Overview:
This is a predicted structure of a 102-nucleotide RNA (Purine riboswitch aptamer). The model forms 100% of the base pairs in the Rfam consensus. The prediction has a mean pLDDT of 78. Rfam family: Purine riboswitch aptamer. For this family Rfam cites "Adenine riboswitches and gene activation by disruption of a transcription terminator" (Mandal and Breaker, Nat Struct Mol Biol, 2004). Rfam's curators write: Riboswitches are metabolite binding domains within certain messenger RNAs that serve as precision sensors for their corresponding targets. Allosteric rearrangement of mRNA structure is mediated by ligand binding, and this results in modulation of gene expression. A class of riboswitches that selectively recognises guanine and becomes saturated at concentrations as low as 5 nM. In Bacillus subtilis, this mRNA motif is located on at least five separate transcriptional units that together encode 17 genes that are mostly involved in purine transport and purine nucleotide biosynthesis.

RNA sequence: AAAGGACGAAUAUGAUUUACCUAUAUAAUUUAGGCGAUAUGGGCCUUAAGUUUCUACCGAACGACCGUAAAUUGUUCGACUAUAGAGUAAAUACAUCUAAUC
Numbered sequence: 001a002a003a004g005g006a007c008g009a010a011u012a013u014g015a016u017u018u019a020c021c022u023a024u025a026u027a028a029u030u031u032a033g034g035c036g037a038u039a040u041g042g043g044c045c046u047u048a049a050g051u052u053u054c055u056a057c058c059g060a061a062c063g064a065c066c067g068u069a070a071a072u073u074g075u076u077c078g079a080c081u082a083u084a085g086a087g088u089a090a091a092u093a094c095a096u097c098u099a100a101u102c
Base pairs, nucleotide, nucleotide: 005102006101012096013095014094015092016091017090018089019088020087021085022084023083024082025081026056029049030048032046033045034044035043041066042065050057058078059077060076061075062074063073064072
């Protein structure tokens, strides 16, 4: 000096996970049945549909309407879940590369 092997930090790149963001789905919506309250009330339970879709299908505020009957209704604001995408940040007994050392 070359070849092979061992070990293998930091950095870098990649991968994975988490958080934030955007888009799509769904309108946080509707159907049916049962029970229940009655202007100091208008509730509860079950069921089905809706999504190339798992889950969820509620809360709050402000009104309307119903003259005591069996029926409700409008507006606004506020999520979760599934999938996809970009960037940023953090994490890792991960992978690749590699200095030094043997």